The RNA shown here (transfer RNA) has 75 nucleotides and comes from a Thermoplasmatota archaeon. Rfam family: tRNA. By type it is a transfer RNA.
[in-house]
RNA sequence: GGGCACGUAGCAUAGCACGGAUAAUGCGACAGGCUUCGGACCUGUAGAUCGGGGGUUCAAAUCCCCUCGUGCCCA
Numbered sequence: 001g002g003g004c005a006c007g008u009a010g011c012a013u014a015g016c017a018c019g020g021a022u023a024a025u026g027c028g029a030c031a032g033g034c035u036u037c038g039g040a041c042c043u044g045u046a047g048a049u050c051g052g053g054g055g056u057u058c059a060a061a062u063c064c065c066c067u068c069g070u071g072c073c074c075a
Stems, first nucleotide, its partner, number of pairs: 001074007010027004020058001029045005051067005
C1' cells in the first nucleotide's frame, strides 16, 4: 500500500440478509421489599441519538460515501 471482518448502556450480546415508528435481553449499578445484618430471592428506576461525519429516504442501528480504532490475510 491492497483486501476482509468487527465497533450498539459500565460489561457481554441481539436487532442489520428484506429500512418502519417507544433500540431489546442478561450481568452490573441504584432504590425499595424480605432478613437481626449480609447473601440469595422479589419489585422498580436510571443508563446507549448504535465509533465519528456526510448523503439517500416520508422514515436509517440497518442502504451509500468518507473517516477513526481493533483484529486477520496479502504485498